[in-house]
């Protein structure tokens, strides 16, 4: 350079047109003398940037930026 995966909270990671599970973590309560373990509840994500098609876009097309992997 040229093929090609990938990118979602604070960290792993599902969903792949109809407004975003899950686990660790964080905080907050019960247990407990106290921690921890356990149990229950809350906050936390403009879905890498931008444009496009679409009523409707994390998802589909293009560009670019990141990073991994093939071939020269």
């Nucleotide at each position: 350079g040229c093929u090609u995966g990938c990118g979602u909270g604070g960290c792993c990671a599902a969903g792949u047109g109809g407004u975003a599970a899950g686990g660790c973590g964080u905080c907050c309560c019960a247990c407990u003398c106290g921690u921890a373990a356990u149990g229950g509840g809350a906050a936390g994500a403009u879905c890498a940037g931008c444009g496009g098609u679409u009523c409707a876009a994390u998802u589909c097309c293009g560009c670019u930026c990141g990073u991994g992997a093939g071939c020269a």

This is a predicted structure of a 72-nucleotide RNA (transfer RNA) from Pyronema omphalodes CBS 100304. The organism belongs to Pyronema omphalodes, within Eukaryota. It matches the Rfam family "tRNA". By type it is a transfer RNA.